[in-house]
C1' cells in the first nucleotide's frame, strides 16, 4: 500500500431470510436474615463506532471514514 473480519446497555454476547432491540453477569429497590453473603420478586439503563445512500420501514443493504484484529506486499 493491498485484501478479509469485527464495533449492539457497565461488561460478555443475541437478534436466521430488512419490519416497532434482547439474554446473562453487573447495578438500584424490595422480600428473606440478628447482620452481611446467598436465595426469590420487580426497576432503570442502549437509537446499535460515525456520517450519508436505499426503502413505506436498516442494527440488519450500499458508500465514505474512524478504531482493533488477521493475512499479504
Nucleotide at each position: 500500500g493491498g485484501g478479509c473480519c469485527u464495533c449492539u446497555a457497565g461488561c460478555u454476547c443475541a437478534u436466521c431470510u430488512g419490519g416497532u432491540a434482547g439474554a446473562g453477569c453487573a447495578a438500584g429497590u424490595g422480600a428473606c436474615u440478628c447482620u452481611u453473603a446467598a436465595u426469590c420478586a420487580c426497576u432503570g439503563g442502549g437509537u446499535g463506532g460515525c456520517a450519508g445512500g436505499u426503502u413505506c420501514a436498516a442494527g440488519u443493504c450500499c458508500u465514505g471514514c474512524g478504531a482493533g484484529g488477521c493475512c499479504c506486499a
Notes
The prediction has a mean pLDDT of 80. A computed fold for a 73-nucleotide RNA from a Candidatus Omnitrophota bacterium, annotated as transfer RNA. The source organism's lineage runs through Bacteria, Pseudomonadati and Candidatus Omnitrophota. The sequence is in RNAcentral, with records from ENA. It matches the Rfam family "tRNA".